Model confidence (mean pLDDT): 78 of 100. The RNA shown here (THF (Tetrahydrofolate) riboswitch aptamer) has 96 nucleotides.

[in-house]
RNA sequence: UGCAGAGUAGACUGUAAAGCGUUAAGUGCUAGGUGAACAGGGAGUUGUCACUUGGACGAAGGUAAUUCCGCGGUUUUAUGGUCGCAUCCCGCUGCU
Numbered sequence: 001u002g003c004a005g006a007g008u009a010g011a012c013u014g015u016a017a018a019g020c021g022u023u024a025a026g027u028g029c030u031a032g033g034u035g036a037a038c039a040g041g042g043a044g045u046u047g048u049c050a051c052u053u054g055g056a057c058g059a060a061g062g063u064a065a066u067u068c069c070g071c072g073g074u075u076u077u078a079u080g081g082u083c084g085c086a087u088c089c090c091g092c093u094g095c096u
Base pairs, nucleotide, nucleotide: 002095003094004093005092010083011082012081013080014079015078016077017076018075019074020072021071022070029055030054031053032052033051034050035049036048040090041089042088043087061069062068
């Protein structure tokens, strides 16, 4: 000098447990506003996420039962799997 590689946050998904809703919140879709994060360092988007104000859509209850069985593109936690810095520069590891 050149070539190759590693690593995070996170995303998706299986399983389990504990909740919430079933008097419809949540999830999903969408417009605006604000903010945040993005591998060891720096920069960083038209990508990602959170909060917030709206819009459109929208459901599975049953049972004598306080119970039990369901239901919800439901929440959280644990755990397995898959993927994994948009991109740029530097660094690191191996070979040269």